[in-house]
């Protein structure tokens, strides 16, 4: 160095919900807060789910990475 695991420590993230903004809307951003998480980082590239618009066409444009794979990149420890 890589593969495997997560017992231990120092850490780290941040669900519900609430506050302010922004959106037509799913939703996301701030602060607060903790259900959780060993990649709960990053990527919408394939599937789900969900919004808006169509629907003669059977489509188009968006959201979820904490909904499930699958790409990239990473810390600390033990074997």
């Nucleotide at each position: 160095a890589c593969c495997g695991a997560g017992u231990a420590a120092c850490g780290c993230c941040a669900a519900a919900c609430c506050u302010u903004a922004u959106g037509c809307g799913a939703a996301u951003a701030u602060g607060g807060g903790a259900c959780g998480g060993a990649a709960a980082a990053c990527u919408g590239c394939g599937g789900g789910u969900c919004u808006c618009u169509g629907c003669u066409u059977u489509g188009g444009a968006g959201a979820u990475a904490g909904c499930c794979g699958g790409g990239u990149u990473g810390c600390c420890u033990c074997a």
The RNA shown here (c-di-GMP-I riboswitch aptamer) has 79 nucleotides and comes from Motilimonas cestriensis. Rfam family: c-di-GMP-I riboswitch aptamer. Rfam links the family to the GO term cyclic-di-GMP binding. The source organism's lineage runs through Bacteria, Pseudomonadati, Pseudomonadota, Gammaproteobacteria and Motilimonas. It was read from a public genome assembly, where an Rfam model found it.